[in-house]
Small-subunit ribosomal RNA from an uncultured prokaryote, 1377 nucleotides, folded computationally. Model confidence (mean pLDDT): 83 of 100. The sequence is in RNAcentral, with records from ENA. It matches the Rfam family "Bacterial small subunit ribosomal RNA".
RNA sequence: UCAGAUUGAACGCUGGCGGUAUGCUUAACACAUGCAAGUCGAAACGUUUCUUCGGAAACAAGUAGAGUGGCGGACGGGUGAGUAACGCGUAGGAAUCUGCCUAGUAGUGGGGGACAACUUAGGGAAACUUAAGCUAAUACCGCAUACGCCCUACGGGGGAAAGCAGGGGAUCUUCGGACCUUGCGCUAUUAGAUGAGCCUGCGUCGGAUUAGCUAGUUGGUAGGGUAGAGGCCUUCCAAGGCAACGAUCCGUAGCUGGUUUGGGAGGACGAUCAGCCACACUGGGACUGAGACACGGCCCAGACUCCUACGGGAGGCCGCAGUGGGGAAUAUUGGACAAUGGGCGCAAGCCUGAUCCACCAAUACCGCGUGUGUGAAGAAGGCCUUAGGGUUGUAAAGCACUUUCAGUAGGGAGGAACAGGAUGAGAUUAAUACUCUCGUCUGUGACGUUAGCUCCAGAAGAAGCACCGGCUAACUCUGUGCCAGCAGCCGCGGUAAUACAGAGGGUGCAAGCGUUAAUCGGAAUUACUGGGCGUAAAGCGCGCGUAGGUGGUUUGUUAAGUUGGAUGUGAAAGCCCCGGGCUCAACCUGGGAAUGGCAUUCAAAACUGGCGAACUCGAGUAUGGUAGAGGGAAGGGGAAUUCCAGGUGUAGCGGUGAAAUGCGUAGAUAUCUGGAGGAACAUCAGUGGCGAAGGCGCCUUCCUGGACUAAUACUGACACUGAGGUGCGAAAGCGUGGGUAGCAAACAGGAUUAGAUACCCUGGUAGUCCACGCCGUAAACGAUGUCAACUAGGUGUUGGAGGGUUUAACCCUUUGGUACCGCAGCUAACGCGUUAAGUUGACCGCCUGGGGAGUACGGUCGCAAGAUUAAAACUCAAAGGAAUUGACGGGGGCCCGCACAAGCGGUGGAGCAUGUGGUUUAAUUCGAUGCAACGCGAAGAACCUUACCUACCCUUGACAUUGAUAGAAUCCUGUAGAGAUACGGGAGUGCCUUCGGGCCUUGAAAACAGGUGCUGCAUGGCUGUCGUCAGCUCGUGUCGUGAGAUGUUGGGUUAAGUCCCGUAACGAGCGCAACCCUUGUCCUUAGUUGCCAGCGCGUAAUGGCGGGGAUAAGGAGACUGCCGGUGACAAACCGGAGGAAGGUGGGGACGACGUCAAGUCAUCAUGGCCCUUAUGGGUAGGGCUACACACGUGCUACAAUGGGAAGUACAGAGGGCUGCAAUACCGCGAGGUGGAGCUAAUCUCAGAAAACUUUUCGUAGUCCGGAUUGCACUCUGCAACUCGAGUGCAUGAAGUUGGAAUCGCUAGUAAUCGCGGAUCAGAAUGCCGCGGUGAAUACGUUCCCGGGCCUUGUACACACCGCCCGUCACACCAUGG
Repeated sequence: UCAGAUUGAACGCUGGCGGUAUGCUUAACACAUGCAAGUCGAAACGUUUCUUCGGAAACAAGUAGAGUGGCGGACGGGUGAGUAACGCGUAGGAAUCUGCCUAGUAGUGGGGGACAACUUAGGGAAACUUAAGCUAAUACCGCAUACGCCCUACGGGGGAAAGCAGGGGAUCUUCGGACCUUGCGCUAUUAGAUGAGCCUGCGUCGGAUUAGCUAGUUGGUAGGGUAGAGGCCUUCCAAGGCAACGAUCCGUAGCUGGUUUGGGAGGACGAUCAGCCACACUGGGACUGAGACACGGCCCAGACUCCUACGGGAGGCCGCAGUGGGGAAUAUUGGACAAUGGGCGCAAGCCUGAUCCACCAAUACCGCGUGUGUGAAGAAGGCCUUAGGGUUGUAAAGCACUUUCAGUAGGGAGGAACAGGAUGAGAUUAAUACUCUCGUCUGUGACGUUAGCUCCAGAAGAAGCACCGGCUAACUCUGUGCCAGCAGCCGCGGUAAUACAGAGGGUGCAAGCGUUAAUCGGAAUUACUGGGCGUAAAGCGCGCGUAGGUGGUUUGUUAAGUUGGAUGUGAAAGCCCCGGGCUCAACCUGGGAAUGGCAUUCAAAACUGGCGAACUCGAGUAUGGUAGAGGGAAGGGGAAUUCCAGGUGUAGCGGUGAAAUGCGUAGAUAUCUGGAGGAACAUCAGUGGCGAAGGCGCCUUCCUGGACUAAUACUGACACUGAGGUGCGAAAGCGUGGGUAGCAAACAGGAUUAGAUACCCUGGUAGUCCACGCCGUAAACGAUGUCAACUAGGUGUUGGAGGGUUUAACCCUUUGGUACCGCAGCUAACGCGUUAAGUUGACCGCCUGGGGAGUACGGUCGCAAGAUUAAAACUCAAAGGAAUUGACGGGGGCCCGCACAAGCGGUGGAGCAUGUGGUUUAAUUCGAUGCAACGCGAAGAACCUUACCUACCCUUGACAUUGAUAGAAUCCUGUAGAGAUACGGGAGUGCCUUCGGGCCUUGAAAACAGGUGCUGCAUGGCUGUCGUCAGCUCGUGUCGUGAGAUGUUGGGUUAAGUCCCGUAACGAGCGCAACCCUUGUCCUUAGUUGCCAGCGCGUAAUGGCGGGGAUAAGGAGACUGCCGGUGACAAACCGGAGGAAGGUGGGGACGACGUCAAGUCAUCAUGGCCCUUAUGGGUAGGGCUACACACGUGCUACAAUGGGAAGUACAGAGGGCUGCAAUACCGCGAGGUGGAGCUAAUCUCAGAAAACUUUUCGUAGUCCGGAUUGCACUCUGCAACUCGAGUGCAUGAAGUUGGAAUCGCUAGUAAUCGCGGAUCAGAAUGCCGCGGUGAAUACGUUCCCGGGCCUUGUACACACCGCCCGUCACACCAUGG
């Protein structure tokens, strides 16, 4: 970091249907318009009829209706601003009220006066308002009565009402009624129910960088007030109350049932639904009322908006729709009261944006569909391909079916129960009225084109999104080329990208799929369940001690904790279980369980707690001893340094890596004597002692703390830890006053250095010392808090005590400290291990990624320095621990190598040759570049080679395969041209054959050829290098959590991981060695073309002959085999004998695992890319050979150990038919003529040279040296101009032994001398070989370089050419000046 689950979501792409839910999370921002709370009804008005014209009656059970009056506007609906609170949750309580409702009791008598409306008259723009007059009531006010009610000083006192409607048999009547009855009301009161108010326990976010808060504050008294207790309010009195169990203050927040996640414990949240609270433009206030301090009431103030005639007025969508605004974002200015519910009403009914429905939105959950079967020529197309094929894929087409959903048409439940009306029965009543109850009939649907059902037609109308490197299911091609881009983390992309983009294919989910945001999970990463603190972050520097926490044994009691039972509560919904209803599901519904909690009560008494009584083991006290640098004070001591005085003495001293500054002839240093002063205490001295830590070291005395030990007595849990608090606390530093020998920050000087504000040296002040007072920190460390218990041992040391004997430098036991090793156990490992980091208990402190930062701000402390407490923004994907393997070290040990040293000869200086760089050029083709490129590829560039440049030509091509056709092939030759080439002439007319054809040449068209073009960082092969260094690994076992280790380390030894021994290892492989070649000795065999020392024969002479023997085939030989010594009785080493050879005899071939992306695409092969009338092919000429210069490798020299001249001698190994070439002759010579011999032990190249003998030169730019140049030649070759080699004559340059530096070589080696070969027509100073002559030195491993093994440190691992720190410079941002 991701995979899971979730959301009132948003965004992107896409979108068939239905059901059920949900839908301003932001501006408690402002609101146009409509609706959201009314209803009842007397009187009046109106209409009609009658009339005596005064009026009366009736309205069809009539309609509308301001105001009076009643009830309701305190419910329902919205929102979450405020509130950290008795606000909410839960469990309780007492001092209260309660309209309508239910039940009961008792009443409902008799009077009175007004005010609206209305009329009239005014004011005002309007809202509204003033005055006068009329009037009703269930409006208002007295009187009477009052059991119960209220007050009371118990004597008494006080207080009510209203009527309306229906019906009516008697009786009465003023004919209106009275009266009776029924219903609805009203009054008083008692209960209930419901609702409301109040009080209390407990629970309820973060901050201490908020520690003190409080004056009506806390309590009392007496009053007031309230429905009611109460400082709720007032008087007086007291001084209380709250707080580290977090008061006060600040920030944030409506609370809950629940939702979501989680295995759970927990965490986060508080939309919809339900309970409570709070609010209604902002703030304040009361009125009315049963109930409000009132969302659609009133008053005041304020802000805002609107109207205005400027005088004044009006308003409050956080009701439902809707608008603007804000925002990533959230719907219709819909229908209906049909159902449920509410208000009013007797009722009909009216009202109801509550509610029920519909609309919009994939916003969520659930369900369905987009067809089914068959179908291989495995179609076409696409994609890939090893070109064969594979895949898309039974997928499609085709054939046969089906019709859910959507569409069309038809029919069609349930939600409807009521109320009312008609009618029947019963109850009530005096009553057949009225009213109520139960039947029958009638009537009521917004949704609604309802759900569901049926007919019809046709596969017809219906699939996308994300992903495919790992985590994580799913792979290929093309394009791109650190670009464009991707990315949740790791990371991908620099020419072969499964990671970018597209495509094909695949995977996952599906009407959705992805992304973003957010929550939980994973995260045991805050750890209650369930973490840690030696080294990873983390033990306070150390004590004492308050609160708190915890606490030994026995017993009694209590019942707070604890345990059990019962009761109450824990609303409903939700979750869970069992049923039921929509076709299923989501959804709805019935029942149950659960709700860990709280309260009450009963019981138990083990444990914890409380109270009481005892005990001695914890703890302490007393007594006798012991050790100690424990602390404080006073006094004393000697050594040394320095200084002073004096003596001796003379030129230096001192200091360093080396010096200088400094001191000294004015006498230092050195040395002797005397004196002064301060500081520190050598030896003893010890992983010894003491102390809580810091710390403590000469001696004596005084004062004093603690520890240990032995044996008894005593107290009787008195104990442990310890937030705050308090004390001690190294060094440095600060203040005041002393002191100051040495040392020594700062400072000065001298050195070092690029610099040297350092390290080194010479001086030197604070300070170091003392007294008093601060500071309060250290790697204050055992990086390990204190206390207690338990859990194998061994060894040393220190302090006691006891015992034993052999009396000692003795042994045993026990106890306190201290150190090492180690079992079990623990630990990530390292390690710890009775002195725990083991197993447990008690208490405290501390940690939660790195940096920012132990910093800023604030507080506290301090004289200051500063200390303590202690963040955030921002930034990184790590930082860190322990261990492992390597690599590295100006770490250590051991060892080796021409590595150094010891020597010999060179290079670097000169001239020339050759290669490279650079420069130049049309081109100077390309490659190789530290060792490990540079006489390298190239074993040989005049043309060719040749790849480069210029010019001229060709385009199926110079070359390969297929190929219709034609023809032998081939040879000679002409013209033009620089040539390629073009056009001609002539000769020739084939061979084989199975009769098909083949060999050879020509050749249209097309496939294709061709490329020394690019990539050695795509590769194969080959090669270099470390390095012929001795190493590199494996199997099994063992050890370790693991990486890994062991083996392979160790002791010896070797050239060697060679061998031996030891050994948790035992074996094995690749390397080493050996086997192979060559050389050195001998033997056997063969014995020509080679040879002739000795023997013999022979010749004029000659290996001519016998013979010997070279030669080349095969063997032998050498193995530390033998002897002595050393060693460990080993391996081996040293010496010796014998031997041709001695310890690998000399030399060669042979190169482990790997390293260097080492070299080579230009030997060859090859992927990919590129060119195709050219980047291919041909030809001619030029270039690769240039030349101010720089470097590498060589040759020749500089001379007398030499040069010249003359003479004389001795090799080996090779080559030779397009060849080597003799004798001879010509030429001064290179060479020429000529050609014997030789396919080679036969002939030839071919005279080897240094050497030796004699002679000359005499130290000079020479008789050295030979460059350069001139002339004349030779040879090869088609051709020597650019650009070959050689010869002769002439010329005669630099150079007199080479700076810094650097190379090779250890014996037949270096050095020196010549000879041969490959390449090659010709052209070596190069390369590869061969022999001749033939040294010097190695003490040794300190140092340089390289390497091997072991070990150590590491912050390195592209591995020291590593990593990494700071300043400065530049740009930008912020801040200060």